A computed fold for a 75-nucleotide RNA from a bacterium, annotated as transfer RNA. The prediction has a mean pLDDT of 80. It was read from a public genome assembly. Rfam family: tRNA. It is annotated as a transfer RNA.
[in-house]
RNA sequence: GGUCCGUUGGUCUAGUGGUUAGGACACCGCUCUUUCACAGCGGCAGCACGGGUUCGAGUCCCGUACGGACUACCA
Numbered sequence: 001g002g003u004c005c006g007u008u009g010g011u012c013u014a015g016u017g018g019u020u021a022g023g024a025c026a027c028c029g030c031u032c033u034u035u036c037a038c039a040g041c042g043g044c045a046g047c048a049c050g051g052g053u054u055c056g057a058g059u060c061c062c063g064u065a066c067g068g069a070c071u072a073c074c075a
Base pairs, nucleotide, nucleotide: 001071002070003069004068005067006066007065010025011024012023013022018055027043028042029041030040031039048064049063050062051061052060
């Protein structure tokens, strides 16, 4: 250099064109408890960046960034 794969809250993860982007943990609040823990309920918070296709994109296409795998050349 080339080819391929991946990137979703603080962490892990689901989501194959029409979801208010779901779940678990964490965090915050409330209930419970003498207190703490557990448990229950509620809340906060996310699609790497840019462009394209489409009535509609986290999802399809192109580029960029980052990470990974394989491979070529030079020395």